[in-house]
Context: one part of a larger RNA
RNA sequence: UGACGGGGGUCCGCACAAGCGGUGGAGCAUGUGGUUUAAUUCGAUGAUACGCGAGGAACCUUACCUGGGCUCGAAUGGUACCGGAAUCUUCCAGAAAUGGUUGAGUCUUCGGACCGGUAUCAAGGUGCUGCAUGGCUGUCGUCAGCUCGUGCCGUGAGGUGUUGGGUUAAGUCCCGCAACGAGCGCAACCCUUAUCUUUAGUUGCCAGCACAUUAUGGUGGGGACUCUAAAGAGACUGCCUGCGCAAGCAGAGAGGAAGGAGGGGACGACGUCAAGUCAUCAUGGCCCUUACGCCCAGGGCUACACACGUGCUACAAUGGUGCAUACAGAGGGUCGCAACACAGCAAUGUGAAGCCAAUCUCAAAAAGUGCAUCUCAGUUCGGAUUGGAGUCUGCAACUCGACUCCAUGAAGUUGGAAUCGCUAGUAAUCGCAUAUCAGCAAUGAUGCGGUGAAUACGUUCCCGGACCUUGUACA
Numbered sequence: 001u002g003a004c005g006g007g008g009g010u011c012c013g014c015a016c017a018a019g020c021g022g023u024g025g026a027g028c029a030u031g032u033g034g035u036u037u038a039a040u041u042c043g044a045u046g047a048u049a050c051g052c053g054a055g056g057a058a059c060c061u062u063a064c065c066u067g068g069g070c071u072c073g074a075a076u077g078g079u080a081c082c083g084g085a086a087u088c089u090u091c092c093a094g095a096a097a098u099g100g101u102u103g104a105g106u107c108u109u110c111g112g113a114c115c116g117g118u119a120u121c122a123a124g125g126u127g128c129u130g131c132a133u134g135g136c137u138g139u140c141g142u143c144a145g146c147u148c149g150u151g152c153c154g155u156g157a158g159g160u161g162u163u164g165g166g167u168u169a170a171g172u173c174c175c176g177c178a179a180c181g182a183g184c185g186c187a188a189c190c191c192u193u194a195u196c197u198u199u200a201g202u203u204g205c206c207a208g209c210a211c212a213u214u215a216u217g218g219u220g221g222g223g224a225c226u227c228u229a230a231a232g233a234g235a236c237u238g239c240c241u242g243c244g245c246a247a248g249c250a251g252a253g254a255g256g257a258a259g260g261a262g263g264g265g266a267c268g269a270c271g272u273c274a275a276g277u278c279a280u281c282a283u284g285g286c287c288c289u290u291a292c293g294c295c296c297a298g299g300g301c302u303a304c305a306c307a308c309g310u311g312c313u314a315c316a317a318u319g320g321u322g323c324a325u326a327c328a329g330a331g332g333g334u335c336g337c338a339a340c341a342c343a344g345c346a347a348u349g350u351g352a353a354g355c356c357a358a359u360c361u362c363a364a365a366a367a368g369u370g371c372a373u374c375u376c377a378g379u380u381c382g383g384a385u386u387g388g389a390g391u392c393u394g395c396a397a398c399u400c401g402a403c404u405c406c407a408u409g410a411a412g413u414u415g416g417a418a419u420c421g422c423u424a425g426u427a428a429u430c431g432c433a434u435a436u437c438a439g440c441a442a443u444g445a446u447g448c449g450g451u452g453a454a455u456a457c458g459u460u461c462c463c464g465g466a467c468c469u470u471g472u473a474c475a
Stems, first nucleotide, its partner, number of pairs: 001475002003472003007469007015459002019422005026313008034304002042053002064299007076122009087104002091100003107112001124288002127286003133282002135277003138273001140271001145184006151160003164175003190265004195233007205222002209220003236259001239253001240251004302441001315415001319374007331362003336355002340351004381412001386407007428451007
């Protein structure tokens, strides 16, 4: 100087407390461990692995296994030589890769382009090492810290500044001070949302004036309104009162759409964990080179006594079912979205208008509301499992897809010890969309809106962190 203490002081955080809802019990989905296997490819492992890499494993993907094949090689570039236009195609063997074979086709500026072969130089490796590395990332932590120059102090390590008194979300600011300044962080500058103004009015809107219709901004027209999208305004403790030297704090204060950082996002200091990743990519070293490279078929990654994590659905009446009916936002669409009509109980099929979209379409929002029914039951709760019949995608749904209909109708009556999330448009609850994608194992992930709470006395305690101080057989 640090680190540590079941030392002290001050302070903060959904850290506790106060509340609300879960997990832990059931069934299923998914990831992991273990076991099994020819293979169940590899990585991630307290917090910081476990719906994680994977934003989509039937083939492909695919790295694994079994079997069949290739050896300048599946891909790309260079040089030399040889042959052929390119290209399309028949048949045979085979699981295919591949091997054999038939026919058509005959470029040209004569240089060559393109294809194939031989030789050769570079190949190739998801093989090892993340403890050789770059890059990227997690975490402490959006915590308020981490340092430097000059000066001063100390023999020196080092100190001071950065400590103290206040204040703040903040090393934020003020006052003081052998310090005076500065840098990286904080904050602000950026995006979004909440209000208003101006500009602009199509594909959006429709107040007023007309037209038309069973009806609809459908049409003429209009820019008022909503909205769209560009530019501005607006919030600064600016004003008032009280406290204070000041910084600042308090007020059911005024004004205001918004008030003391208005809400949310992006943004992550010096560093820590030899943290993670050689399988995104790049890369040193090592290793393989008729194989640890490459092609193909089938299988596996989907196994199943069991254990754990994360979720979904429930156990019901604040509910289930039937009929009727209302209101979003944000997205996607031409290898596409498909209105509408018809067929089918349905998944879906057939035909088909419109739309490269503020125009057409996916599209029905759901919880909600009204009426009816069920009456506390393992039930009209719950939907697992299984049987049958189908639809769609795709070369192909056996291993191993989703969906529909009929039948079947398991566990489950609120969950032990323990444990998690959340402070407001939040929790809870309800649906909608998208990426990936032929299809889909999505109950996942990322967004979007609808309805919409309770509680916080307080900081003794648990956990983590910041500053000062003290002790130390620690570095």
RNAcentral holds the full RNA, with entries from SILVA. The part of an RNA shown here (small-subunit ribosomal RNA, 3' major domain) has 475 nucleotides and comes from a metagenome. The coordinates come from a structure-prediction model, not an experiment, and the mean pLDDT is 83. It matches the Rfam family "Bacterial small subunit ribosomal RNA".